[in-house]
Predicted 3D model of a 73-nucleotide RNA (transfer RNA) from Candidatus Omnitrophica bacterium ADurb.Bin277.
The sequence is in RNAcentral, with records from ENA.
Taxonomically the source falls in Candidatus Omnitrophota (Bacteria, Pseudomonadati).
Rfam family: tRNA. Rfam classes the family as a transfer RNA.
Model confidence (mean pLDDT): 81 of 100.

RNA sequence: GCUGGCGUAGCUCAAUCGGUAGAGCAGCUGUUUCGUAAACAGCAGGUUACGCGUUCAAGUCGCGUCGCCAGCU
Numbered sequence: 001g002c003u004g005g006c007g008u009a010g011c012u013c014a015a016u017c018g019g020u021a022g023a024g025c026a027g028c029u030g031u032u033u034c035g036u037a038a039a040c041a042g043c044a045g046g047u048u049a050c051g052c053g054u055u056c057a058a059g060u061c062g063c064g065u066c067g068c069c070a071g072c073u
Stems, first nucleotide, its partner, number of pairs: 001072007010025004019056001027043005049065005
């Protein structure tokens, strides 16, 4: 330098043919306990890496940029 894959909550990951972004763990609150843990109930947490475009509608499609990984030279 070229090619391909990936980037979503603090972490690990989902999200069907484009149609209201979710789960587990972690966090917070409550119940229970003399107390802790466990269990149960609830709450909070997101510019879907960034920008532009297509579309009534984009995590998803197209283009560019950045980062990571792999391969080729």